[in-house]
Order: sequence, then C1' cells, then structure tokens
RNA sequence: CACGAUAAUAGCAAACCCUUCGAAAGUUGGGGACGCAAAGCCACGGGUCUAAAGCAAUUGCUAUGAUAGCCGGGUUGCCGAAU
Repeated sequence: CACGAUAAUAGCAAACCCUUCGAAAGUUGGGGACGCAAAGCCACGGGUCUAAAGCAAUUGCUAUGAUAGCCGGGUUGCCGAAU
C1' cells in the first nucleotide's frame, strides 16, 4: 500500500411514526434499527425519481430540483487479525 476478523474502540442509521421546509421528488429535527469499513464529505460522469416553471395542450416533454444508503470518480479519515 492492497485488503477487511466471529478483534477492539468509536460512529452512522433503512422501513415505520411524529415533525420542519418544499409544487413534488425529497429534506430538517426527534423516536426507531434494516443494514453499513467510508452508510464521512463533493452532484464531476452514468442511472433513477420529481415536474413548480417553461414548452405543449389537458394524461405529454424538459432539470435548473432531488438522490452520495444505485454505480463509477474525486477527497479526507479510525483500527490492524490473516493474506
């Protein structure tokens, strides 16, 4: 450095309920734990979701919105068995 234990220490927190903000997707805080070795941080590439506004004409299209717990990438970082 790669790697990631039936190790240690600490950490995060899905669904669901209450709640803040939002047109929505989603998000903030509290409760709660399905999971997570980057489930810390960054929307840069792809994916996915949403469509207020715009275009269309009523059902549609578009991200400038969202997602880092979809994947890749960037960046920072705790521990140290085996290999």
Model confidence (mean pLDDT): 90 of 100. The RNA shown here (c-di-GMP-I-GGC riboswitch aptamer) has 83 nucleotides and comes from Firmicutes bacterium UBA4881. It was read from a public genome assembly, where an Rfam model found it.